This is a predicted structure of a 1536-nucleotide RNA (small-subunit ribosomal RNA) from a metagenome. Model confidence (mean pLDDT): 82 of 100. Rfam family: Bacterial small subunit ribosomal RNA. The sequence is in RNAcentral, with records from SILVA.
C1' cells in the first nucleotide's frame, strides 16, 4: 500500500469477498517452564452449608469457670503450714442486657433508567454536615423509671404478656447565657429577594461523666472523696476541611408507517411542608405551558477500550469516578447521613418448619451447589503487609485486602541443545531410471548445563504500635504523673523453606499446528472417478485433480496453530476532511409563494460570530516522551508532556452579522409608447368533407384482400344528380415558425382578459431559493344532465394458422364532443431543478430598436431578447455537451447508496369507485448495469461470386441383382466409420491363412534381451502310439566350428521379462478429411484510442484474385492469390535403336515375267514416332472507351487475354477422423484380454436406406462380314504359331526381363433378319453337366455348355452430376491376387452433343453497412401461465400472551390531620397525711392505645389501544436437474 469477482476482451458504475489489528471470548488438535495480568457476557434463575459488622468493662448493673489478697469457721498437724467452705477485696472476664460509636462505609449487580441520570462548566445571596482540626466560653445542682436478674404465666415453635428490684456517658426538670435565635439602628457591598460588619432591645436557648496522678489542706471510722492536675468525653458558639443535597447553560441513540401533548397542566396570591428554593402539597385567581414534544423501542453514564493517516466508527469487562438496585411492590421510622443488600411495617409470588393454631427466609458479599448454556475456577491460607470499625490502649473483627490454588484465556521471557561431521549411509519418496531429495539432518566425535531432577543453604515484603531504658522539651506547685521529640532494647511473616544462590549428574525429561489453484508464501506422487468430498470469493471433482483422501517434499506460525463468532479497517460503499444525479441509482409534472439558508455598491459605529493573548478546570488511572525498580520484557515507580474542550477575561476590527443614515444604481418594480403572436375565456358566424333522409336517372353487382369470406344489393345498391338534417374537425397557409410555467393552443368575427420582448422616464436592494401549504396538471377513468356524423376498447362474425380468445375484413356499444363536479397519473422528456455571473467561434430563423443610405418599410451595418444546426478550450467512462454547457463558480430546493423481492405488504391520508401518495421487512443471488470494442447472427441494406438458381443433356427414387450400412438374428454374426465431410468408406481381394469374434483341444511361451547355471553338441532327422489338428509321449540313428582360452554358436532349466487388434483419438505424434484453391489471415515502425482495439486491410474503380490502379496517417512487409514445378497444344535443333520406310537397292508374292500393289531385308533418319534441349503468348501491336488500371473489338498466330488439365490447399475451424497402419503417455491383464491348432463366423434375413450394374428395347436386338487406339503389365510370368474341346479350357511349346516377344479393343461401318410383343427386349431364379485355381470349393469361389426365363413397357414426392474433347456413349489396361464374389477403385484411349435469356427467387461464399438483450456466438438468448418439491413472507374466523389508558370498587402498612370518655413515674398546681423525709389523692401541661379523614400498593370489575405468538383456509414471491404449454422480448424478433 492493495487484491479478486459482471465481459470474447474494455472503460465506468456498483455490489460482495479476502490480506491487517483486537477480544472477559468458544471449539478441534497439540502442550515444557516461568513472571504479570485475567476469569458467569446466558436465568436480576432458586439456592443446601460455612464465613462476609462489629467493637467498647477506661459509660453501667449483675456476673459463672480461674486466679491472688486478706479474714472467719471446720477438720488435719505439735508448730509451720495444708484442705475444705463462708465473707470482704482486687485481678482477668465467657454468655446475655443497659449504654454509645459503627451496621448509610466497605464488597456485589446493572434488572430499570432517553433522566440534570452521566459528562462538561457554572450556581446557591436557597442549604445541611457525625467522626476530624482550630478558636472562644463553660461542664451547678437534682428527680423519677427501666432491661439484665429474680418469679408467675402463655406458646409446638418464633416468641409475649404480668409481678418484684436495680445502674448509667440511658430518661427528665431546673440553675447558668460566652454566644446563638428574633427584633432594631447603622456603615460596606451586591445580583432583585438580600448578604456582611458594627451598636442595641424584650424574650427564647446548653451539659454527663469517665480515668490516671498527686505534696500540703479538709471531710470521712475506713475504703475513699474534697482540693491540684493530665488526659478522654460532654454542652453553646463560630471557622475549616472532607461530605451531602439541590438549581443552571451545552453535550448524551434509533423510529414521523408516533403531529400534535398537557389540567397540578403553566403563571400569581396565600397557608403549609423540607436542611433548602420550587406545584413539592394545598385553597382561591386566571388560561396558560411545550413542540422533534407527546408516544414506541433499545441502553446504566463516563474516564477509557479497540480500530483508523486522520476526521471518525464501534465499544464501556478488568481498573477508576457517578448513578441505580438488592426476591417483586409499596412504606414509613431511627440517625449527623437512609426511605436502609446481610434494620422494620404490609400486599404478593416462592422455599421452608409447624403440634395446623401460626412462624421462619431472602448469597445482583466469598466459596460453593442446582438449572439453563457452546461457555467461565477453590465450600483455599491469613489478618504479616495495606485500608477501615471500635477503643486511651494492648486489641479485636473485617470473604475489603494480601497470598495461593485452577484454566495456554491474554502479554512477556526461557528452553527443548551447541560445535565438528559426505561413502552425501540406511530408511522414506520422486525418477526421463542417469539420478535427485529428505540432507549436516541422522550416526559418529568434542562440548555446554538454561528450565526441569535431586542435594545443600536461604531472603526481601516489618514500618510502626505497646513495654522499658536513656536523652530533650510542654503542662504543673511537682522531681508524681501525661504528651511529643530522638536512640537503644524486646516481640510480631499467611505466601515460604517460596524467590534467589550453590553443587551434582546426564543431551538426558520437553513440538506442535496450520496450509501449499489464484488472492497468498509454499509441488510432486499415489488413491477416487461430478462419487466421496473441499470451499472465504473466484471456483475444484464426469479416469493422467499441484484445489478431494493419504504420502513424501516445501512454505509459515511455534507451546501453540488452526476454526469460529464479533468490531473497526480496507469501504472515498453515506463522501465534514472526501462522492454523485442526460445514457450507470438518482431532477419533484408545473408554478405562486410561507418559514428557512443566502444576499448589490460606499462609509460611520458595536463587538455576537471570528482571531490573538492571560488565568481557572479539563480526577487518578491510561497513552506519549525521559529517566528508573524487577536478571531482561511483560509489570510497576517518578516527572514531563498531552488532554484538541468549557468557563472567565484582556485585546485586534479585515470578514460575517447588528444598528444608523447614504447612492446621478448594475440586481429588482412602476409608468408611458408603438408593434409580434395557435396565450386563455365567452358569444356568433363559416365554407369543404362524412352519414343519414327525400327526390330523379341508372342496372346488377358493390365492398374488402396477399387471397378470400362474413356485409350490402332486383323490396333497386354501389355510381350519379338536386334538396335537406345532423354532429364532430378545421385542408391550403405551416415553417427544427409563434406563444404559455408546465400540461397544451391551429377555421373566420367581436367582447372581456394574462403574459414576454423593445425603446424611454421614474424608484431605489424593494433581491434569489423555497421544507410546509395553495393553484394548475395529456389521455384514459368515474358522477349527473345533454349530444352522438365519423371514429371505435368490449363484443358478434368472417378470415388466418397446428391453435389464433391476435395480427387482416366487415359490423359495433361505452367512449370521443358540450355543461357541472371528481380522478392526479405518463417515456408529464432536453430523460438534463430555478437564479445569478464569466469563457474563442461561425451560419440560420422569429420579434423590437438605432445607425446609414434611400423614391422605399428592400439590401446592408451596430445591438437586444427568443429559436436552430456545426464547432473550439474546457469537461465527460465513453457517447457526446460546448454562450440555450453536461464548461467555470456561486446561493437555495429536490432526489441516490447492489440486484431481485417492491413502488409491493401493513399502517396513515386522500378518492364515490378505479385506484393515488407517504413505503418496509423476511428471503435470495453474485452480480445487475452504463458506454463503447471485435465478431458472429438478422424472415436489416448496399455490391460481388460459385452448376447456386435459371436454360439444357442425362441420371437417382419404381425392377432385378452386386455392394456398403441400420435392424434382426446368432455361440459368433470381430472392430472402426454416422448430417453436408458416415454408407463400392479402413478392405489394392474373408474358402483355410487372413482374422481380431465364437465353440473346442492345448501351451505356459511362438518372438527379442541380459544375467546365472548346465550341455556327451546342436537345430534337426527317422520309427512307433494317441490324436481333427496344434501337440504329448516313447524310442533310433547321427553328432559342430575352434587359434584349444570354456572363445563362439546352438539347445535345455532357472529369474527378470516378453507379449496384448485390451481402454482412452476427449492425454499425444504423425497423417487426413471440410468449410476451400474461398481471397482472404496477420505482422512490424509510426499515428489515433484511458483502453479493447481502430488505421494500414476502408473509400472510388477493376479484376478468377488483398488482382492491379488512384486517393488516403499512413509507409513497409509476411503467409496466401498469381508466376515458378508437370502433362498436353504448334514450332526449331538434336539423338536414331528394339522406332520410321519417302526415295535407292536387294528377294518374295500378285499381276501379263509389264505398270503398279503388297510382304520382308539392305541403305538410310527425309517423315511418323520416341527421348532431350529450346523458342512460343506479353493485352507486345492496331482502334474506341478510361485520369491510370484496365475493359471492348480487330490483326497476327497453332495457341489470346489464366490456351487447357494436374499437382499445389494460407491464418484458423470442427475436443472432425484414426492408439485397428506405424508411434507413444497413463491405465488393465501374465497359468490369460498372451501363444497354438480343429471346426465355425465375418457371406446368417419378416424390413429400411446409401452407392452402383443390368435393363425396360428399333438411335435397339441377332446374325455374318470388316476397320481404328492409348495407358499399361509379364520370369513359381505373359504365352505365340499349331492342334483337340459347341465352350470355359486342354495339349503344345516358339518369342520375351520388354519402342523387338506376348497379352489386347468395343462402339462405329457394311449386309442380313426381327417389326412394337413382356417380344428374337430383359436376363434373374432354378436344374443338369462341366472347366480352373487351390491341402480344401458343403457352409462359401469365378467361369463354361445346354435347359429355364421372374421383375421390369421409362419409375410419386423429391433429389444428384455436368458449361466442351466436357457430358453422354463404347470398350482397354492396371493394382490387391493361387484363384475370386471387380458391376468397386484408379488410369487410358474411341466416339462426341446441347444449353446459359439473366441474377427476382433457394443453397453456399466474400467485401462494407446497420441493429442486437447473442459471445457454446440463432441449433443464440430469453418470457408467462400449469404441474411437483422446499423456504420465508403477507391476509385470515378466531385462539393465547403481555403491555399499557380510562372509570369506578374494594383498600393493607404507613405519614399527615381530627378526636381521644384508654393510658402515662419525672415538670407544675392543690387536697390529705407526716416533726421531717416520703405516701396517697386531684387537676393542669405534656404525651398516648384506639377510632375517624384524606393519600395509598397490590387485588377486582368494566371497556378501549399497542405488541408477540398461533391459525384451517388463502395470496403472491424466491428457489429448483434434463417436466407441460405455447412463442411475448432481443435483428424490421417477423404486427417496430
Nucleotide at each position: 500500500a492493495g487484491a479478486g469477482u459482471u465481459u470474447g476482451a474494455u472503460u465506468c458504475u456498483g455490489g460482495c469477498u479476502c490480506a491487517g489489528a483486537a477480544c472477559g471470548a468458544a471449539c478441534g488438535c497439540u502442550g515444557g517452564c516461568a513472571g504479570c495480568g485475567u476469569g458467569g457476557a446466558u436465568u436480576a434463575g432458586g439456592c443446601a452449608u460455612g464465613c462476609a459488622a462489629g467493637u467498647c468493662g477506661a459509660a453501667c448493673g449483675a456476673g459463672a469457670a480461674u486466679u491472688c489478697g486478706u479474714u472467719u469457721c471446720a477438720c488435719c498437724g505439735c508448730a509451720a503450714g495444708g484442705u475444705g467452705a463462708g465473707a470482704c477485696g482486687g485481678a482477668a472476664g465467657a454468655c446475655a442486657g443497659u449504654g454509645g460509636c459503627g451496621g448509610a462505609a466497605g464488597g456485589g449487580u446493572g434488572a430499570g433508567u432517553a433522566a440534570c441520570g452521566c459528562g462538561u462548566g457554572g450556581g446557591c445571596a436557597a442549604u445541611u454536615u457525625g467522626c476530624c482540626g482550630c478558636a472562644a466560653a463553660g461542664u451547678u445542682g437534682g428527680g423519677g423509671a427501666u432491661a439484665a436478674c429474680c418469679u408467675g404465666g402463655c406458646g409446638a415453635a418464633a416468641g409475649c404478656c404480668g409481678g418484684a428490684c436495680u445502674a448509667a456517658u440511658a430518661c427528665c426538670g431546673a440553675a447558668u447565657g460566652u454566644g446563638g435565635u428574633u427584633c432594631u439602628c447603622u456603615g460596606g457591598c451586591g445580583c432583585a429577594u438580600g448578604u456582611u460588619g458594627g451598636g442595641g432591645a424584650c424574650a427564647c436557648u446548653g451539659a454527663a461523666g469517665g480515668u490516671g496522678g498527686g505534696g500540703a489542706c479538709c471531710c470521712g471510722a475506713a475504703a475513699g472523696g474534697g482540693c491540684c492536675u493530665g488526659u478522654c468525653g460532654c454542652u453553646u458558639u463560630g471557622c475549616g476541611a472532607g461530605a451531602a443535597g439541590c438549581c443552571c447553560g451545552c453535550g448524551u441513540c434509533c423510529u414521523a408507517u408516533c403531529a400534535g401533548c398537557u389540567u397540578g397542566u403553566u403563571g400569581g396570591u396565600g397557608a403549609g411542608g423540607u436542611a433548602a428554593c420550587g406545584g413539592c402539597c394545598c385553597a382561591c385567581c386566571a388560561a396558560g405551558g411545550c413542540u422533534u414534544a407527546c408516544g414506541g423501542g433499545u441502553a446504566g453514564c463516563u474516564g477509557g477500550u479497540c480500530u483508523g493517516a486522520g476526521a471518525g466508527g464501534a465499544u464501556g469487562g478488568u481498573c477508576a469516578g457517578c448513578c441505580a438496585c438488592a426476591c417483586u411492590g409499596g412504606g414509613a421510622c431511627u440517625g449527623a447521613g437512609a426511605c436502609a443488600c446481610u434494620g422494620c411495617c404490609c400486599a404478593g409470588a416462592c422455599u421452608c418448619c409447624u403440634a395446623c393454631g401460626g412462624g421462619a427466609g431472602g448469597c445482583u458479599g466469598c466459596a460453593g451447589u442446582c438449572g439453563a448454556g457452546g461457555a467461565u475456577c477453590a465450600u483455599u491460607c491469613g489478618c504479616a503487609a495495606u485500608g477501615c470499625g471500635c477503643g486511651a490502649a494492648a486489641g479485636c473483627g473485617u470473604g475489603a485486602c494480601g497470598a495461593u490454588g485452577c484454566g495456554a484465556c491474554g502479554c512477556u521471557g526461557c528452553g527443548u541443545g551447541g560445535a565438528g561431521g559426505a561413502u552425501g549411509a540406511a530408511g522414506g519418496c520422486c525418477u526421463u531410471c542417469g539420478g535427485g531429495u529428505u540432507g549436516u539432518a541422522a550416526a559418529c566425535u568434542c562440548c555446554u548445563g538454561u528450565c526441569a531432577u535431586u542435594c545443600g543453604g536461604g531472603a526481601a515484603c516489618a514500618a510502626u504500635a505497646a513495654u522499658u531504658c536513656c536523652g530533650g522539651g510542654g503542662a504543673u506547685a511537682a522531681c508524681a504523673u501525661u504528651c511529643c521529640c530522638g536512640g537503644g532494647a524486646c516481640u510480631c511473616g499467611a505466601u515460604a523453606g517460596u524467590a534467589c544462590c550453590g553443587g551434582a549428574a546426564g543431551a538426558g525429561g520437553a513440538a506442535g499446528c496450520c496450509a501449499c489453484g489464484g488472492c497468498u508464501a509454499a509441488c510432486u506422487c499415489u488413491g477416487u472417478g461430478c462419487c466421496a468430498g473441499c470451499a472465504g470469493c473466484c471456483g475444484c471433482g464426469g479416469u493422467a485433480a499441484u484445489a478431494c483422501a493419504g504420502a513424501g517434499g516445501u512454505g509459515g506460525c511455534g507451546a501453540g496453530c488452526g476454526u469460529u463468532g464479533u468490531u473497526c479497517g480496507g469501504a472515498u460503499u453515506u463522501a465534514c476532511u472526501g462522492g454523485g444525479c442526460g445514457u450507470a441509482a438518482a431532477g419533484g409534472g408545473u408554478g405562486u409563494g410561507u418559514a428557512g439558508g443566502c444576499g448589490g455598491u460606499a462609509u460611520u459605529g458595536c463587538a455576537a460570530g471570528u482571531c490573538a493573548g492571560g488565568u481557572g478546570u479539563g480526577a487518578a488511572a491510561g497513552c506519549u516522551c525521559a529517566c528508573u525498580g524487577c536478571u531482561u520484557a511483560a509489570c510497576g515507580g517518578u516527572g514531563a508532556g498531552a488532554g484538541u474542550g468549557c468557563a472567565u477575561u484582556u485585546g485586534a476590527a479585515a470578514c460575517u452579522g447588528c444598528a444608523a443614515g447614504a447612492c446621478u444604481u448594475u440586481g429588482g418594480g412602476u409608468a408611458c409608447a408603438g408593434g409580434a403572436g395557435a396565450g386563455g375565456a365567452a358569444a356568433g358566424c363559416g365554407g369543404a368533407a362524412u352519414u343519414c333522409u327525400u327526390g330523379g336517372u341508372g342496372u346488377a353487382g358493390c365492398g374488402g384482400u396477399g387471397g378470400a369470406a362474413u356485409g350490402c344489393g332486383u323490396u333497386g345498391a354501389u355510381a350519379u344528380c338536386a334538396a335537406g338534417a345532423a354532429g364532430a374537425a378545421c385542408g391550403c397557409c405551416a415553417g427544427c415558425g409563434g406563444c404559455g410555467a408546465a400540461g397544451g393552443c391551429g377555421g373566420c368575427u367581436u367582447u372581456c382578459u394574462g403574459g414576454a420582448a423593445u425603446g424611454u422616464a421614474c424608484c431605489g436592494a424593494c433581491g434569489c431559493u423555497g421544507a410546509a401549504a395553495c393553484a394548475c396538471g395529456a389521455a384514459a377513468g368515474c358522477u349527473g344532465g345533454g349530444g352522438g356524423a365519423g371514429c371505435a376498447a368490449a363484443c358478434a362474425g368472417g378470415a388466418u394458422u397446428a391453435g389464433a380468445u391476435a395480427c387482416c375484413c366487415u359490423g359495433g356499444u361505452a367512449g370521443u364532443c358540450c355543461c357541472a363536479g371528481c380522478c392526479c397519473u405518463a417515456a408529464a422528456c432536453g430523460g438534463u431543478g430555478u437564479a445569478c455571473a464569466c469563457u474563442u467561434g461561425g451560419u440560420g430563423u422569429g420579434g423590437g430598436g438605432a445607425g446609414a443610405u434611400u423614391u422605399g418599410a428592400c439590401c446592408c451595418u451596430c445591438u437586444c431578447c427568443g429559436u436552430g444546426c456545426c464547432g473550439g478550450a474546457g469537461c465527460u467512462a465513453a457517447c457526446g455537451c460546448g454562450u440555450u454547457a453536461a464548461g467555470u463558480g456561486u446561493a437555495c430546493c429536490g432526489c441516490c447508496u447492489g440486484g431481485g423481492g417492491a413502488g409491493u405488504a401493513c399502517g396513515a391520508c386522500c378518492g364515490c369507485a378505479a385506484g393515488g401518495u407517504u413505503a418496509a421487512a423476511a428471503c435470495u443471488c453474485a452480480a445487475a448495469g452504463a458506454a463503447a470494442u471485435u465478431g458472429a447472427c438478422g424472415g436489416g441494406g448496399g455490391c460481388c461470386c460459385g452448376c447456386a438458381c435459371a436454360a439444357g443433356c442425362g441420371g437417382a427414387g419404381g425392377a432385378g441383382c452386386a455392394u456398403g450400412u441400420g435392424g434382426c438374428u446368432c455361440a459368433a454374426u470381430u472392430c472402426g466409420a454416422u448430417g453436408c465431410a458416415a454408407c463400392g468408406c479402413g478392405a489394392a481381394g474373408a474358402a483355410c491363412c487372413u482374422u481380431a469374434c465364437c465353440a473346442g483341444g492345448g501351451c505356459u511361451u511362438a518372438c527379442a534381451u541380459g544375467c546365472a547355471g548346465c550341455u556327451g553338441c546342436a537345430c534337426g532327422c527317422c520309427u512307433g502310439u494317441c490324436g481333427a489338428a496344434a501337440g504329448a509321449c516313447a524310442g533310433g540313428a547321427a553328432g559342430c566350428c575352434u587359434u584349444c582360452g570354456a572363445g563362439g554358436g546352438u539347445g535345455c532349466u532357472g529369474c527378470a521379462c516378453a507379449g496384448g487388434u485390451g481402454c482412452u483419438g476427449c492425454a499425444u505424434g504423425g497423417c487426413u478429411g471440410u468449410c476451400g484453391u474461398c481471397a482472404g489471415u496477420u505482422c512490424g515502425u509510426g499515428c489515433c484510442g484511458u483502453g479493447a482495439g481502430g488505421u494500414g486491410u476502408u473509400g472510388g474503380g477493376u479484376u478468377a484474385a488483398g488482382u492491379c490502379c488512384c486517393g488516403c496517417a499512413a509507409c513497409g512487409a509476411a503467409c496466401g492469390c498469381a508466376a515458378c514445378c508437370c502433362u498436353u497444344g504448334u514450332g526449331u535443333c538434336u539423338a536414331g535403336u528394339u522406332g520410321c520406310c519417302a526415295a535407292u537397292g536387294c528377294a518374295g508374292g500378285u499381276g501379263a515375267u509389264g505398270a503398279g500393289c503388297c510382304u520382308g531385308c539392305a541403305c538410310g533418319c527425309a517423315c511418323u514416332c520416341u527421348g532431350g534441349a529450346c523458342a512460343g503468348a506479353c493485352u507486345g501491336c492496331c482502334c474506341g472507351u478510361g485520369u491510370a488500371a484496365g475493359c471492348g473489338g480487330g490483326a497476327g498466330g497453332a495457341a489470346g487475354g489464366u490456351g487447357a488439365g494436374g499437382a499445389u490447399g494460407a491464418c484458423g475451424u470442427c475436443a472432425a477422423g484414426u492408439c485397428a497402419g506405424u508411434a507413444u503417455g497413463g491405465c488393465c491383464u501374465u497359468u490369460a484380454u498372451g501363444c497354438c491348432c480343429u471346426g465355425g463366423g465375418c457371406u446368417g434375413c419378416a424390413c429400411a436406406c446409401g452407392u452402383g450394374c443390368u435393363a425396360c428395347a428399333a438411335u435397339g436386338g441377332c446374325c455374318g462380314g470388316u476397320a481404328c487406339a492409348g495407358u499399361g503389365g509379364g520370369a513359381u510370368g505373359c504365352c505365340a504359331a499349331g492342334c483337340c474341346g459347341u465352350g470355359a479350357g486342354g495339349c503344345g511349346g516358339a518369342g520375351c526381363g520388354g519402342a523387338u516377344c506376348c497379352c489386347c479393343a468395343a462402339a462405329a461401318c457394311c449386309g442380313g433378319c426381327c417389326c412394337c410383343a413382356g417380344u428374337u427386349c430383359g436376363g434373374a431364379u432354378u436344374g443338369a453337366a462341366g472347366u480352373c485355381u487351390g491341402c480344401a470349393a458343403u457352409u462359401c469361389g469365378a467361369c463354361u455348355u445346354c435347359a429355364u426365363g421372374a421383375a421390369g413397357u421409362u419409375g410419386g414426392a423429391u433429389u444428384c452430376g455436368c458449361u466442351a474433347g466436357u457430358a453422354a456413349u463404347g470398350g482397354c489396361g492396371c493394382a490387391u491376387c493361387a484363384g475370386c464374389u471387380a458391376c468397386g477403385g484408379c488410369g487410358c484411349c474411341g466416339u462426341g452433343a446441347a444449353u446459359a435469356c439473366g441474377u427476382u427467387c433457394c443453397c453456399g461464399g466474400g467485401c462494407c453497412u446497420u441493429g442486437u438483450a447473442c459471445a457454446c456466438a440463432c441449433c443464440g438468448c430469453c418470457c408467462g401461465u400449469c404441474a411437483c418439491a422446499c423456504c420465508a413472507c403477507g391476509a385470515a374466523a378466531g385462539c393465547u400472551c403481555u403491555u399499557u389508558g380510562c372509570a369506578c370498587c374494594c383498600g393493607a402498612a404507613g405519614u399527615c390531620g381530627g378526636c381521644a370518655a384508654u393510658c402515662c413515674a419525672a415538670u407544675c398546681u392543690u387536697g390529705a397525711u407526716u416533726c421531717a423525709c416520703g405516701u396517697c389523692g386531684a387537676g393542669a401541661a405534656g404525651g398516648u392505645a384506639g377510632c375517624c379523614g384524606c393519600c395509598g400498593a397490590a387485588g377486582g370489575u368494566a371497556u378501549g389501544g399497542g405488541g408477540a405468538g398461533u391459525g384451517a383456509u388463502u395470496g403472491g414471491g424466491a428457489u429448483g436437474a434434463a417436466g407441460u404449454c405455447g412463442g411475448a422480448a432481443c435483428a424490421a424478433g417477423g404486427u417496430a